[in-house]
Context: one part of a larger RNA
């Protein structure tokens, strides 16, 4: 120099991405406590004082000599024991004297909350959740497991169970049914095996022929057109908490400037309330305001939303959080800036 500890003048986050590590705090009584809030919290908020021994004082409770009663209750001195009020006095820096043993505050994103999770690099903001809503499912249910018996669902029975999505709670949950799904309708169009068979084909007994050849019945065999022939599909409907989509250009108000206003293609409809440079803004360190001497984060506005939006939920939200982020008290060896101690490891020598 390394590890693990312990201390520190003066300063007090200058360290650093980041206060990450340490510190600070602490326990019990008392007094006291803000915004917001689902009235339940929020809260141990914050912030403050006290704490040891020793004597004296009062108070109260237990015990109890006795007093009492018929017998029980009842009420009780002194002592002890236990809690506690006042005062005085003592000691040390320091009295929860050692251990054990919350540092607090703002403000803001995501999750409502407790709870799960990557045994072994991620504990979250992912998952679950109560709750909300859609859809199967009439009981030998739907739906899972087995070739099947059969078994869960269930010794339940629509207030039940099975998927699927969102996910407390509040206030809302817009437009479009063209496409894709899926539910419905059965008129029509198309349509398999199959039926049924018109007709064609091959073989040949046998006829005809002088011969090559022709012809050709049963039977067997091969092909086979019209006709009938279901779901589906096409076609008509419904249907968004189904998959999903929610538009360009031109002009216009008496400074300018914008357009409440017209006009015009297109579309199934052309993004509604909310919210918006956002966990979503590329141009972007937009801008303007707040904090700081100084601020690419942070917080409030704006709205030109590259490319937000309403159960892949939209906006809010007390309370919660080993959650991310900004800021502030405090505190400190984090740092200027490094010393020094202590234990341990290495190293030479032995």
């Nucleotide at each position: 120099a390394c590890c693990u500890c312990g201390u520190u003048a003066a300063g007090g986050a200058a360290c650093u991405c980041g206060g990450c590590a340490a510190u600070c705090u602490a326990g019990c009584c008392c007094c006291g406590u803000a915004a917001c809030u689902u009235c339940g919290g929020a809260a141990g908020a914050a912030g403050g004082g006290g704490u040891c021994c020793u004597c004296c004082u009062g108070a109260c409770c237990g015990u109890u000599c006795g007093u009492g009663u018929a017998a029980c209750a009842a009420c009780a001195a002194a002592g002890c024991g236990g809690u506690u009020u006042g005062g005085a006095g003592g000691c040390g820096c320091a009295g929860u004297g050692a251990a054990a043993g919350g540092g607090c505050c703002c403000a803001g994103g995501c999750g409502a909350c407790u709870g799960u999770u990557u045994a072994u690099c991620a504990a979250a903001a992912a998952c679950a959740c109560a709750g909300c809503a859609c859809u199967a499912u009439g009981c030998c249910a739907a739906c899972u497991c087995g070739c099947a018996a059969g078994a869960g669902g269930a010794u339940g029975u629509a207030u039940a169970u099975g998927g699927u999505g969102u996910g407390a709670c509040a206030c809302g949950u817009g437009a479009c049914c063209a496409a894709u799904g899926c539910u419905g309708u059965a008129a029509g169009g198309u349509u398999a095996a199959g039926g049924u068979a018109a007709g064609g084909g091959g073989u040949u007994a046998g006829c005809c022929g002088c011969a090559a050849g022709g012809c050709g019945a049963a039977g067997c065999u091969u092909u086979g057109a019209a006709c009938c022939g279901a779901a589906g599909c096409c076609c008509c409907a419904g249907u968004g908490a189904a998959u999903g989509u929610c538009g360009g250009c031109c002009g216009u108000a008496a400074c300018u400037a914008u357009a409440a206003c017209g006009g015009u293609c297109c579309u199934a409809a052309g993004g509604u309330a909310g919210c918006g440079a956002a966990a979503u803004u590329c141009c972007u360190u937009g801008u303007c305001g707040g904090g700081u001497a100084a601020g690419u984060u942070c917080c409030g506005a704006c709205c030109u939303g590259c490319a937000c939006g309403a159960a892949a939920g939209g906006u809010g939200u007390a309370a919660c959080g080993a959650u991310c982020u900004g800021g502030g008290c405090g505190c400190u060896g984090u740092c200027u800036c490094a010393a020094c101690g202590a234990g341990g490891a290495u190293c030479u020598c032995g």